The prediction has a mean pLDDT of 82.
A computed fold for a 537-nucleotide part of an RNA from Fervidibacillus halotolerans, annotated as small-subunit ribosomal RNA, 5' domain.
[in-house]
Context: one part of a larger RNA
RNA sequence: GGACGAACGCUGGCGGCGUGCCUAAUACAUGCAAGUCGAGCGAAUUUUUAAGGGGCUUGCCCUUUAAAAGUUAGCGGCGGACGGGUGAGUAACACGUGGGUAACCUGCCUAGAAGAUCGGGAUAACUCGUGGAAACGCGAGCUAAUACCGGAUAGGUUCUUCCUUCGCAUGGAGGAAGAAGGAAAGUCGGUUUUGCCGACACUUCUAGAUGGGCCCGCGGCGCAUUAGCUAGUUGGUGGAGUAAAAGCCUACCAAGGCGACGAUGCGUAGCCGACCUGAGAGGGUGAUCGGCCACACUGGGACUGAGACACGGCCCAGACUCCUACGGGAGGCAGCAGUAGGGAAUCUUCCGCAAUGGACGAAAGUCUGACGGAGCAACGCCGCGUGAGCGAAGAAGGUCUUCGGAUCGUAAAGCUCUGUUGUCGGGGAAGAACAAGUACGGUAGGAAAUGAUCGUACCUUGACGGUACCCGACGAGAAAGCCACGGCUAACUACGUGCCAGCAGCCGCGGUAAUACGUAGGUGGCAAGCGUUGUCC
Numbered sequence: 001g002g003a004c005g006a007a008c009g010c011u012g013g014c015g016g017c018g019u020g021c022c023u024a025a026u027a028c029a030u031g032c033a034a035g036u037c038g039a040g041c042g043a044a045u046u047u048u049u050a051a052g053g054g055g056c057u058u059g060c061c062c063u064u065u066a067a068a069a070g071u072u073a074g075c076g077g078c079g080g081a082c083g084g085g086u087g088a089g090u091a092a093c094a095c096g097u098g099g100g101u102a103a104c105c106u107g108c109c110u111a112g113a114a115g116a117u118c119g120g121g122a123u124a125a126c127u128c129g130u131g132g133a134a135a136c137g138c139g140a141g142c143u144a145a146u147a148c149c150g151g152a153u154a155g156g157u158u159c160u161u162c163c164u165u166c167g168c169a170u171g172g173a174g175g176a177a178g179a180a181g182g183a184a185a186g187u188c189g190g191u192u193u194u195g196c197c198g199a200c201a202c203u204u205c206u207a208g209a210u211g212g213g214c215c216c217g218c219g220g221c222g223c224a225u226u227a228g229c230u231a232g233u234u235g236g237u238g239g240a241g242u243a244a245a246a247g248c249c250u251a252c253c254a255a256g257g258c259g260a261c262g263a264u265g266c267g268u269a270g271c272c273g274a275c276c277u278g279a280g281a282g283g284g285u286g287a288u289c290g291g292c293c294a295c296a297c298u299g300g301g302a303c304u305g306a307g308a309c310a311c312g313g314c315c316c317a318g319a320c321u322c323c324u325a326c327g328g329g330a331g332g333c334a335g336c337a338g339u340a341g342g343g344a345a346u347c348u349u350c351c352g353c354a355a356u357g358g359a360c361g362a363a364a365g366u367c368u369g370a371c372g373g374a375g376c377a378a379c380g381c382c383g384c385g386u387g388a389g390c391g392a393a394g395a396a397g398g399u400c401u402u403c404g405g406a407u408c409g410u411a412a413a414g415c416u417c418u419g420u421u422g423u424c425g426g427g428g429a430a431g432a433a434c435a436a437g438u439a440c441g442g443u444a445g446g447a448a449a450u451g452a453u454c455g456u457a458c459c460u461u462g463a464c465g466g467u468a469c470c471c472g473a474c475g476a477g478a479a480a481g482c483c484a485c486g487g488c489u490a491a492c493u494a495c496g497u498g499c500c501a502g503c504a505g506c507c508g509c510g511g512u513a514a515u516a517c518g519u520a521g522g523u524g525g526c527a528a529g530c531g532u533u534g535u536c537c
Base pairs, nucleotide, nucleotide: 001537002536003535004534006533007532008531009530010529013384014383015382016381017380018379019377020376021342026340027339028338030337031336032335035078036077037076040075041074043072044071045070046069047068048067049066050065051064052063053062054061055060085295086294087293095219096218097217098216099215100214101213104212105211109208110207111206112205113204114203115202117151118150119149120148126141127140128139129138130137131136158179159178160177161176162175163174164173165172166171186200187199188198189197190196191195221267222266223265228258229257230256233255234254235253236252237251238250239249270292271291272290273289274285275284276283277282297318298317299316300315301314320331321330322329323328348374350373351372352371356370357368358367359366360365387417388416389415390414397408398407399406400405421478422474423473424472425471426470427469431464437458438457439456440455441454442453443452481526482525483524484523485522486507487506488505492521493520494519495518496517502509503508
């Protein structure tokens, strides 16, 4: 000198864009943060209309049936493995980079091929009974499905045999013959209705895409005042296990394996793209943003599933908090706000799904503290303003003085203007592209229609926000401080004090003439900031 997620002191006008618990991975009141689908299913319920019956005050009530529209507790499907947070642990194939997988998986999506057949038994909801303070159950009975189960069908899987071909060691690819296994038969719409067509779902296989799993080479901390470490340890065989190689696990056998090229131990630490500094080499850092990893009160475990050993799922144990009828239960903010605590220190219990993205749905749409915005904070960067021109009797006043004057100083006053900001009034966006619907046209398919897809027109959607911006009016009115002035280092005098009070980054000032302390005047520097402290180069 530069930099900062900064803090502190004094001061403080505005805007844009960013950033904002670095400490206690401490404990959490309250609200919200993951739902959705009635076009999978039975059922319940609400409204309207129509018809029948009953009561009867003749226009109201009850009841049955049918139709239409709506709502949803339950079963079922998909999603809760994404998105969001944090950095505790981890010195490790965790990360970065480059490879391998002839040792693997991949829901939704895309392309291709083939299919979607025949049956069955339950169960929630519901009703009845019953236990419990509650959380939550238990028993009996009834019912449905795109829930569940069985059979058929089969270029798939496994095993055995054979053939062809290729390689990188185990081996890979293709073909032929014998034993076990799938479906939603669904829903909606159209129609010329034994049926056919369309849309969305469904099953199997092949391939792709995407996302992952595993393995390996190399690379990146400190301490040798840590020198030896290791029994599933190192290797083999048989077996178990996984999507998959492997001591991953197990039985037996052998005695190996690592280490001064630093094993082991201890300490510290998430890693990287990047960021800061520097001419570079290098040094330091790992906030925001992006990629990967790990974690979700602490420890352990599995279930479901394409995917988890699962932040707002389950079970067990522990600590803590809460409810209790004392028998027993409930909970997990390192999601967004917010509270207490800790601390030098870090924000609103805000608005909206209008945009982008995500989940579900045929769609309308619903949900979304992701996200888009607004709020607070000079925390940072950038920009603007606090006025401009003229104005010497160099006014008054302050300070100094050799008492002549010098200086503050064109500075002020005064005159003439301007109106950025500001205040008031008026107008007022872009961000919106859609989707759906209606009408028309084209394309492929189809017997046709619905539908699919493309295009055009109409209709319609804004939290921010009456915001940005524009116009008009008013009025210099409302807007400057902080630090320093002995040398380094730009900037000097007076008074007070008298080794006192104090200053100080280093050298050092202060003991009666202090340019070094305090105050005043002046001056220098930076400026909505300035200085100090801390950390890094």
Lineage of the source: Bacteria > Bacillati > Bacillota > Bacillaceae > Fervidibacillus.